[in-house]
Context: one part of a larger RNA
RNA sequence: GACGAACGCUGGCGGCGCGCCUAACACAUGCAAGUCGAACGGGAAUACACGCUGAGAGGCCUUCGGGCGGAUCUUGUGUAAUCUAGUGGCGGACGGGUGAGUAACACGUGAGCAACCUGCCGAAGAGUGGGGGAUAACGUCUGGAAACGGACGCUAAUACCGCAUAACAUGGUGGAGGGGCAUCCCUCUAUCAUCAAAGGAGCAAUCCGCUUUUUGAUGGGCUCGCGCCCGAUUAGAUAGUUGGUGAGGUAAUGGCUCACCAAGUCGACGAUCGGUAGCCGGACUGAGAGGUUGAUCGGCCACAUUGGGACUGAGACACGGCCCAGACUCCUACGGGAGGCAGCAGUGGGGAAUAUUGCACAAUGGGGGAAACCCUGAUGCAGCGACGCCGCGUGAGUGAAGACGGUCUUCGGAUUGUAAAGCUCUGUCGCAGGGGACGAUAAUGACGGUACCCUGUAAGAAAGCCACGGCUAACUACGUGCCAGCAGCCGCGGUAAUACGUAGGUGGCGAGCGUUGUCC
Numbered sequence: 001g002a003c004g005a006a007c008g009c010u011g012g013c014g015g016c017g018c019g020c021c022u023a024a025c026a027c028a029u030g031c032a033a034g035u036c037g038a039a040c041g042g043g044a045a046u047a048c049a050c051g052c053u054g055a056g057a058g059g060c061c062u063u064c065g066g067g068c069g070g071a072u073c074u075u076g077u078g079u080a081a082u083c084u085a086g087u088g089g090c091g092g093a094c095g096g097g098u099g100a101g102u103a104a105c106a107c108g109u110g111a112g113c114a115a116c117c118u119g120c121c122g123a124a125g126a127g128u129g130g131g132g133g134a135u136a137a138c139g140u141c142u143g144g145a146a147a148c149g150g151a152c153g154c155u156a157a158u159a160c161c162g163c164a165u166a167a168c169a170u171g172g173u174g175g176a177g178g179g180g181c182a183u184c185c186c187u188c189u190a191u192c193a194u195c196a197a198a199g200g201a202g203c204a205a206u207c208c209g210c211u212u213u214u215u216g217a218u219g220g221g222c223u224c225g226c227g228c229c230c231g232a233u234u235a236g237a238u239a240g241u242u243g244g245u246g247a248g249g250u251a252a253u254g255g256c257u258c259a260c261c262a263a264g265u266c267g268a269c270g271a272u273c274g275g276u277a278g279c280c281g282g283a284c285u286g287a288g289a290g291g292u293u294g295a296u297c298g299g300c301c302a303c304a305u306u307g308g309g310a311c312u313g314a315g316a317c318a319c320g321g322c323c324c325a326g327a328c329u330c331c332u333a334c335g336g337g338a339g340g341c342a343g344c345a346g347u348g349g350g351g352a353a354u355a356u357u358g359c360a361c362a363a364u365g366g367g368g369g370a371a372a373c374c375c376u377g378a379u380g381c382a383g384c385g386a387c388g389c390c391g392c393g394u395g396a397g398u399g400a401a402g403a404c405g406g407u408c409u410u411c412g413g414a415u416u417g418u419a420a421a422g423c424u425c426u427g428u429c430g431c432a433g434g435g436g437a438c439g440a441u442a443a444u445g446a447c448g449g450u451a452c453c454c455u456g457u458a459a460g461a462a463a464g465c466c467a468c469g470g471c472u473a474a475c476u477a478c479g480u481g482c483c484a485g486c487a488g489c490c491g492c493g494g495u496a497a498u499a500c501g502u503a504g505g506u507g508g509c510g511a512g513c514g515u516u517g518u519c520c
Stems, first nucleotide, its partner, number of pairs: 001519003005516005012392006018385002020350001025348003029345003034090003039087002042084003046080005054073002059068003097303003107227007116220002121216008129163001131161002138153006169194011199208003229275003236266003241263008278300004282293004305326005328339004356382001358381003364378001365376004395425004405416004430457006439447001464509005469490003475504005485492002
C1' cells in the first nucleotide's frame, strides 16, 4: 500500500459498488420452464337461432271436473366467441448456481482436419401425388390405502407405416481431365441401385409450414507445437501396455473396442508415485524485473445427494428428465410408494463472519405463438450491512472583562483560550408545503410522488477513536511501588515512572479510528 475481511469503541447524509472465503452439510415452505386451439379429436360452460320430447309460473275462462295460454326449465342440432385434461409440435442441452473433482490438450496461445456434425436463421434449386392400419383422450367393467394401474370397446391429426415420383443426394461399376499434404481430393461424363413429403389460416390474393439438395452463418467435435505448482526422504513405470493387419463402433480420426501377429513404449530434458490446485482475461504490490492472487465482471472447463447407465433428440449421457445400486429423509392400510435448493428468498448447523421467505416484467434479453399474449427469482429495482471507494455536513463572521470552571504553579502567575457566553448572519443537511421527470419515438414505469426544482422554518438532530520513552508528531500532575500492569522491537515498573492507571494538556486521523489476519 491492498482486502469479499473480522473484532473493540463510536456513528449524520448521499452516490456507486460489494456481501457464506467455513459444512460440494442437511433442508420446512413458496416461486425459479413453459407455450401453441391458426396441428388434432374430445370435454366444459356462455350467448343466439331452429326443431323435438317432457314439465310448466303469473294471467284469462270455467258447468269447479277442467280448459286456453305460454314466461321458464330439460333434451338435440347449428352458429359465434372462450377455456382446457389428452395426442402432437417447439423449447426444457439456453439462461441461473457451485468449484467437489481435475496437474489434464482442462486452460492459455498458435496451427491443422484430404477425418467431422450443426435444430432455429440467411441465399438458391426442385417437389408437396395417392393410400393404409393404429392409439391416447372418452365410455363400460375392474385392482390398489396411496403412488399408479389392468381388461374390453370407439375415435383424430402436422402422430405412425407402405406405394408412386426424384437428383447436382448416397452407394457400386466404367471413361476423361486436373490438383495435392502419405492415406488421397476435385471436376466432367456413362450406367445400375436406394431413399421424400403435411398440412393449417383466410372469401380470395396470399401467408405460415412440410420434403430433398447445395451454399453461407452460428455453435460444436477431434488432432498437434509451445506454456502451465511442490516433493528424488517417490527411480524405475507399463500388458490394451507400444506398434501392425483385419473387423466392429462413432458425425469423425484413433487400442476407442475386439481377434491375430510382433515386442515394444515412457523415464534424471524427472517417467511413475505422493501432495496441493479449477484455468485464463485480469487483481494487488513494485521504479521495473519480479512476487502474490484468480471475490465481484467476462471467456473456457467440470459438477448437480454418492456411484453407474443409457433413452429421446440437431444437440445431453441431461441441476428443477428416466432406470439401477448406496446413504439419508418422509408417507403407508406393511403389500408398497415419494424426494434431492452447488436456482431466488428462507431454516437449522458449522463459523470470527456474510443480507429480504420484497416489487415488477416498465426496460434489456430469452422460450413459445401468425398475432393478441403467456412464461421468465435471467434481468431491472427496492430492503438490510460504515463492508469498500468517493462526495457533503456537524455552522460562518465578530467577540478580551483574556469571564466562570478545570489543570499546573516558584502562589507572582501560566494554560485550556476567540475557545465559550454575547452580537450579526447563512441554510448544505433536517422538517413542512407545492411542482415533478429522463429512462418510453403512438400506448405501456416496478423503481416512485423517487431524483430534481421552488417556498417557508429554525443553529436547531449530527464527533469520535488512537497515541504522547526512542524508532514516531505529541508532557505534566496524582495514584501505584518488580505489585497491579504495559509491550511491534529496544525495553518500562523494586517510593520523585514523560513507558503502568487516572486527570488536565498536546499530537494524528476523522464518520470513522484502532487491533488482528493475509499478500507485496
The prediction has a mean pLDDT of 83.
This is a predicted structure of a 520-nucleotide part of an RNA (small-subunit ribosomal RNA, 5' domain) from an uncultured Bacillota bacterium.
Rfam family: Bacterial small subunit ribosomal RNA.